The RNA shown here (transfer RNA) has 74 nucleotides and comes from a Clostridia bacterium.
Lineage of the source: Bacteria > Bacillati > Bacillota > Clostridia.
Its Rfam family is "tRNA". By type it is a transfer RNA.

[in-house]
């Protein structure tokens, strides 16, 4: 430098032919059970989706440009 791929919760991802309030596992935190831990069961908390900008009534999902990783080419 050119081209693909990947970025969504603390972590591991799903969701992605545009639609209702953005989900699940694990983790933390409170319960309950236990003599105590662990395990089980029940709730809770936690992201406005790498940033920015544009299409659009409506964008995690399109489109442009940039950042971070990765892979192929030179």
């Nucleotide at each position: 430098g050119u081209g693909c791929c990947u970025g969504u919760a603390g972590c591991u991802c799903a969701g992605c032919a545009g639609g209702a309030u953005a989900g699940a596992g694990c983790a933390a935190c409170g319960g309950c059970c236990u003599u105590c831990u662990a395990a089980g069961c029940c709730g809770u908390u936690g992201g406005c989706c790498g940033g920015a900008c544009g299409u659009u009534c409506g964008a995690a999902u399109c489109g442009u440009c940039u950042c971070a990783g990765g892979c192929a080419c030179g």